This is a predicted structure of a 500-nucleotide part of an RNA (small-subunit ribosomal RNA, 5' domain) from an uncultured bacterium.
The prediction has a mean pLDDT of 82.
The RNAcentral record of the full RNA draws on ENA.
Context: one part of a larger RNA
């Protein structure tokens, strides 16, 4: 000198765009943050219509909330505790793999059955909730039929990278399905391909300590088996005795990694907030279930700590989602508006949901822009300071004159953002535009011994104090304090911290 997610002191007009618990991965009151589909299904309720004196019966398009069922809830959002690791980055590989929804192609969608909720009846319980009996539907569940380019084997040809791959032939066994509304769609099943996403393997790179030198028994390899979507000591039985290490193993400490960001001429050094990619975690530890996908933040089970309810028998909970609260701290915001846009989930659609997101609020926290007036004005006014008492300086500064209207106040008008025909704007009566008013409402902070731009007076008297370094202060201090003057930057200025 530059930088910052900064803080502190003094000061503070305005707009735009960003950013905002770096500390206790501390504890959480309250509200919201994941639902949707009646064009899968049955029953019910209210409503309407018809008949009837009524009870009631029948019919009805739409509406309502629960249940069965489907899809979603594995995304999106948060945090960085753990992790020195194929975690991340980069470059390859899978002849060792899976992939719901989506796209393309081919083929199929035949015929049956038994249940369980809801509901009805009944019982237990403080609560959470839990039974028993009976009825019922389905795109829920279970048999049967059929089926190739599916699953095993074998033959031939070609190819390769060892297991093998591709194409064609043969052959037994096994393996599917669901309808809906309507007249055109959509769904379901099988197979092949694509796209996307994921899994696994490998080369190289990835902090400090040797005052850590030896480490290792599923350890290293083999055979066989289990297991997985898949390779593999991933797991198991047996066999062998290996494997790693001064090219730093093991141990200890620290740490999420990267694109980037800061600095620097560069090399390099530092860093990993916001935004984007990957990973890990969801009170702590463990476990699986469902599913295309989780070992699942707002799912389940077990254990633990904590909090709450209790009729003491037993139950409920998890903000590192958005707000918000206590606490910690030098320190970090609203219990706001809207789904209008972008995107996501569901749905044929209308639409519903969406604290993702878009906006608004707060904060000079940062960057950028603008303003606090402009021109004229010497009697060089008054006042202040100083003085060698002549003056000098403050100083064109003020007053005064003439103007201007950015910001401001007020009145009117008023968007784009909504790409295809229409509707739909939270922001917002905002931005912008037109008029009116009036210099009115808007300047401070630090410094002035040298480094370093800027000097005098008084007070103080090694005191009080200053200080980044050198150093000032003991009676004329340009270094302390005040005043006048001056210098620098300016809605900021200085200090502290960190890094280059």
């Nucleotide at each position: 000198g530059a930088a910052c997610g900064a803080a502190c002191g003094c000061u503070g007009g305005u707009g735009g765009c960003g950013u905002g618990u770096u500390u206790u991965a501390u504890a959480c009151a309250u509200g919201c943050a994941a639902g949707u589909c009646g064009a899968g299904c049955g029953a019910g309720g209210a409503c309407g219509g018809u008949a009837g004196c009524a009870a009631u019966a029948c019919c009805g398009a739409g509406c309502c909330g629960a249940g069965c069922g489907g899809c979603g809830a594995a995304c999106g959002g948060g945090u960085g505790a753990g992790u020195a690791a194929c975690g991340c980055g980069u470059a390859a590989g899978c002849a060792a793999u899976c992939u719901g929804c989506c796209c393309c192609a081919c083929a199929a969608u035949c015929g049956g059955g038994a249940a369980c909720a809801a509901c009805c009846g009944u019982g237990c319980c403080a609560a959470c909730g839990c039974g028993c009996g009976g009825c019922u539907a389905a795109u829920g569940c279970c048999g049967g039929a059929u089926a190739u380019u599916g699953u095993a084997g074998u033959c031939u040809a070609c190819u390769g990278c060892a297991u093998a791959g591709u194409a064609g032939g043969c052959c037994a066994a096994c393996g599917a399905a669901a309808g809906a509304u309507u007249u055109a769609u959509u769904g379901u099943u099988g197979u092949g391909g694509g796209a996307u996403g994921a899994g696994c393997u490998u080369g190289c790179g990835u902090c400090c300590g040797a005052u850590u030198a030896g480490c290792u028994a599923g350890u290293u390899g083999g055979c066989g088996g289990g297991g997985u979507a898949a390779u593999a000591g991933c797991c198991c039985a047996c066999c062998a005795a290996g494997g790693c290490g001064a090219c730093g193993a093991u141990c200890g400490g620290u740490a999420g990694c990267c694109g980037g960001c800061c600095u620097g001429a560069g090399a390099g050094g530092g860093u990993g907030a916001u935004c984007g990619g990957c990973c890990a975690c969801a009170u702590u530890g463990g476990a699986a279930c469902u599913g295309a996908g989780a070992u699942a933040c707002g799912g389940u089970c077990c254990a633990a700590a904590c909090u709450c309810c209790u009729a003491c028998g037993g139950g409920a909970g998890g903000c590192a989602g958005c707000a918000g609260u206590g606490g910690g701290g030098a320190a970090u915001a609203u219990u706001g508006g809207g789904c209008a846009a972008u995107g996501g989930g569901g749905g044929g659609a209308a639409c519903c949901c969406u604290g993702a997101c878009c906006c608004a609020g707060c904060a000079a926290c940062g960057c950028c822009g603008c303003g606090u007036g402009a021109a004229g004005g010497a009697a060089g006014a008054a006042g202040g300071u100083u003085u060698u008492c002549g003056g000098a300086u403050u100083g064109u500064a003020a007053a005064c004159u003439u103007c201007u209207g950015u910001c401001c106040u007020u009145g009117g008008u008023g968007a784009a953002g909504a790409g295809a025909a229409g509707a739909a704007g939270a922001c917002g009566g905002u931005a912008g535009c037109c008029g009116a008013g009036g210099a009115g409402g808007a300047a401070g902070c630090c410094c002035c011994g040298g480094c370093u731009a800027a000097c005098u007076a008084c007070g103080u008297g090694c005191c009080a104090g200053c200080a980044g370094c050198c150093g000032c202060g003991g009676u004329a201090a340009u270094a302390c304090g005040u005043a006048g003057g001056g210098g620098g930057c300016g809605a900021g200025c200085g200090u502290u911290g960190u890094c280059c």